[in-house]
RNA sequence: UGAGUCGGCCAGGCGGUCGCGUCGACCGCGCUCGAUCCGGGGGUCACCCCGAUCGGGCGGGUCGCCGAGGAACGUCCGGGCUCCACAGGGCAGGGUGGUGGCUAACGGCCACCCGGGGCGACCCGCGGGACAGUGCCACAGAAAAGAAACCGCCCGUGUACCACCGGCCCAGGCCGGCAGGCGCGGGUAAGGGUGAAACGGUGCGUGUAAGAGACCACCAGCGCCCCAGGUGACUGGGGCGGCUCGGUAAACCCCACCCGGAGCAAGACCAGACAGUGCGCGUUCGAGGGCUGCCCGCCCGAGCGCACGGGUAGGUCGCUAGAGAUGUACGGCAACGUGCAUCCGAGAUGGAUGAUCGCCCACGACAGAACCCGGCGUACCGGCCGACUCAUCCG
Numbered sequence: 001u002g003a004g005u006c007g008g009c010c011a012g013g014c015g016g017u018c019g020c021g022u023c024g025a026c027c028g029c030g031c032u033c034g035a036u037c038c039g040g041g042g043g044u045c046a047c048c049c050c051g052a053u054c055g056g057g058c059g060g061g062u063c064g065c066c067g068a069g070g071a072a073c074g075u076c077c078g079g080g081c082u083c084c085a086c087a088g089g090g091c092a093g094g095g096u097g098g099u100g101g102c103u104a105a106c107g108g109c110c111a112c113c114c115g116g117g118g119c120g121a122c123c124c125g126c127g128g129g130a131c132a133g134u135g136c137c138a139c140a141g142a143a144a145a146g147a148a149a150c151c152g153c154c155c156g157u158g159u160a161c162c163a164c165c166g167g168c169c170c171a172g173g174c175c176g177g178c179a180g181g182c183g184c185g186g187g188u189a190a191g192g193g194u195g196a197a198a199c200g201g202u203g204c205g206u207g208u209a210a211g212a213g214a215c216c217a218c219c220a221g222c223g224c225c226c227c228a229g230g231u232g233a234c235u236g237g238g239g240c241g242g243c244u245c246g247g248u249a250a251a252c253c254c255c256a257c258c259c260g261g262a263g264c265a266a267g268a269c270c271a272g273a274c275a276g277u278g279c280g281c282g283u284u285c286g287a288g289g290g291c292u293g294c295c296c297g298c299c300c301g302a303g304c305g306c307a308c309g310g311g312u313a314g315g316u317c318g319c320u321a322g323a324g325a326u327g328u329a330c331g332g333c334a335a336c337g338u339g340c341a342u343c344c345g346a347g348a349u350g351g352a353u354g355a356u357c358g359c360c361c362a363c364g365a366c367a368g369a370a371c372c373c374g375g376c377g378u379a380c381c382g383g384c385c386g387a388c389u390c391a392u393c394c395g
Base pairs, nucleotide, nucleotide: 001391002390003389004388005387006386007385008384009383010382012360013359014358015357016356017355018354020067021066023064024063025062026061027060029059030058031057032056033055034054035053036052038051039050040049041048042047069366073377074376076375077374078373079372080371081263082262083261084260088296089295090294091293093259094258095257096256097255098112099111100110101109102108113127114125115124116123117122128254129253133252134251135248136247137246150192151191152188153187154186155185156184157183158182161181162180164177165176166175167174168173169172200219201218202217203216205215206214220244222241223240224239225238226237227236228235229234267317268316269315270314276308277307278306279305280304281303288300289299290298324343325342326341327340328339329338330337331336361364
């Protein structure tokens, strides 16, 4: 200098004007409620009216502070929180799946193992079980899993039509021989060819009619045993065995572990409105209910269901300071944990966070809260920083 790998960060800036939302302060403002040993007036002597002061609520006005994100998104996974009286057992259902750890928990993260890719930094894995059973394996191919014969090779047998061989007459035929072609029956998985995959591989080995793990040597793989290392997945080495039963579980299934349901319109409180009627079932022979289906168990239980009719749809809390962020010290390879210090200003409910002007530049992407948090996934203009790898050149 070029090509790459991994990790982190930023997400237009400054100023003016107008507008929106929460909160706070203020007001010679409006409405309303309450209190008073206050003032004035009226009175049937119960009290009432007007004003003053103080306090509260609603509204209006003025001023001030603050006001979306790295993904606020998708709502895929996990947890907190809330309610379901307790959340018991079984079946069904759903999820996870190398090992060890982290965590509130997880399908997340970290480290390692195994397999695959890359010269490398590094990346990818939907990574339990296929001798428990069932199913499936497109196209091609003979055959796709208890076997299979398309070509080829071999054996037996049939046949004189063709080929071939011999002889005779001589243009063409005749006679004899023969099983190469051909037909039938069988053997053979070595060779050819198909496929993503073909029932281990190699061998001028043995063997055979031809062959074959049928047998032998070596190699690969599998199973069992032993030794060594590791917490473990696993790795290295040695021995023995039968020679070797494909793939697929994101097909059913089996094994191990995990999972109660609904969700802030959860749920609690305040205020306000209203009107019941008819039918059916039921009150210990118990309807109905206990918010995923079924069964059992347990509990509550005097109301429940349907039809017609009537009423309301306001306010407050939940609500944002939390498994929080940053820095630092210590422990740990790391994820992470512990201690200390510092910091924290959206909280709406028809739902705010916008518009416009000026200057600057790198010319501005994807997109916006709705109970909260941890992850994952997806979208994204452009730019910056750090570590590392490979190649080339120079010293």